[in-house]
Molecule: glmS glucosamine-6-phosphate activated ribozyme aptamer
Organism: Anaerocolumna xylanovorans
RNA sequence: AUGUUUAAAUUAGCGCCAUGUACCUCUUUGGGCAAUAUAUAGAGGUUAACGAGGUAGGGAGUCAGCGAAAUAUUCGGCGGAUGCUCUCUCAUAGGCUUGGAUGUGUGAAUUGCUGAAAAACCUCCGGGUAACCGGAACACAACAGCGGCAAUACCAAGAUAA
Numbered sequence: 001a002u003g004u005u006u007a008a009a010u011u012a013g014c015g016c017c018a019u020g021u022a023c024c025u026c027u028u029u030g031g032g033c034a035a036u037a038u039a040u041a042g043a044g045g046u047u048a049a050c051g052a053g054g055u056a057g058g059g060a061g062u063c064a065g066c067g068a069a070a071u072a073u074u075c076g077g078c079g080g081a082u083g084c085u086c087u088c089u090c091a092u093a094g095g096c097u098u099g100g101a102u103g104u105g106u107g108a109a110u111u112g113c114u115g116a117a118a119a120a121c122c123u124c125c126g127g128g129u130a131a132c133c134g135g136a137a138c139a140c141a142a143c144a145g146c147g148g149c150a151a152u153a154c155c156a157a158g159a160u161a162a
Base pairs, nucleotide, nucleotide: 014079015078016077017076020075022046023045024044025043026042027041029039050067051066056089057088058087059086060085061084062083090105091104092103093102096158097157098156099155100154109152110151111150112149113148114147115146123136124135125134126133127132
């Protein structure tokens, strides 16, 4: 490097739809001159959250924070989950070591300013009788985090150097 076998991964803003609601197709029935439309019932289907960000380990609690679109089924329901709060352990934080306090979570302090970054939608192409589905290309966020700059950052003991 190639081939074969086995296992795992290619799902965690993620999966699912039993009884609903909504939508589509077919059939039945009613009314109607007829067509369209509408109503009843049945069968089979479709949709059912758009991304950004987020995981030290254990336990408990809790309707898991952010914006985008839309005026709305992103309705409703089930399961899972990296969120938040409390707590224990571990790790880490202003030259070095140790301990405490406090904060943080391996990219491991806080605050302020600043910089970069999304997808759906829309359009096009393809598939489906249809609801709708798949793909390609484009614009625009916010929280936190990240890059840059600035300010601030406790106590005790010890070692070393000036």